[in-house]
RNA sequence: AUGAAGGCUUCGGAAGAGACCCUGUUGAUUUAGGGGCACCGAAGGUGCAACCGCCUAUUUUCGGCGGGAAACUCUCAGGUAAAAGGACUGAAGCCGGACG
Numbered sequence: 001a002u003g004a005a006g007g008c009u010u011c012g013g014a015a016g017a018g019a020c021c022c023u024g025u026u027g028a029u030u031u032a033g034g035g036g037c038a039c040c041g042a043a044g045g046u047g048c049a050a051c052c053g054c055c056u057a058u059u060u061u062c063g064g065c066g067g068g069a070a071a072c073u074c075u076c077a078g079g080u081a082a083a084a085g086g087a088c089u090g091a092a093g094c095c096g097g098a099c100g
Stems, first nucleotide, its partner, number of pairs: 006095008018037001020036004038080003044076001045074001047072001051067005
C1' cells in the first nucleotide's frame, strides 16, 4: 500500500394471510387487552437428505448412535387495515485483515 470472507451502524426497497365473531377501557365510536374460529411464513426457533465418525454384524448385504443445509419443513413463537416489525437486498461508513 491492495482490501476478500465475516460482522456492526445509518438511510432506502421489501411479500403473504380475516380492520372475522364475542367481550372490552370510554360520555360515544374505534384501537390496545381477553376468548373463539379461519388463515400466512420472510423476526426467532423445530425437523430432516447426501456425506462424515463410532459401534454391531462381517464374504457381501442389513442395523444402531452422534454430527449434519436451506428461502425446504413444522407453525412453538410471531403475523393477517394503518403504524410497528420483516428474511433478503441497494448505497454509504466503521470493524476486520484473506489474497497480492
This is a predicted structure of a 100-nucleotide RNA (Glycine riboswitch aptamer) from Desulforudis sp.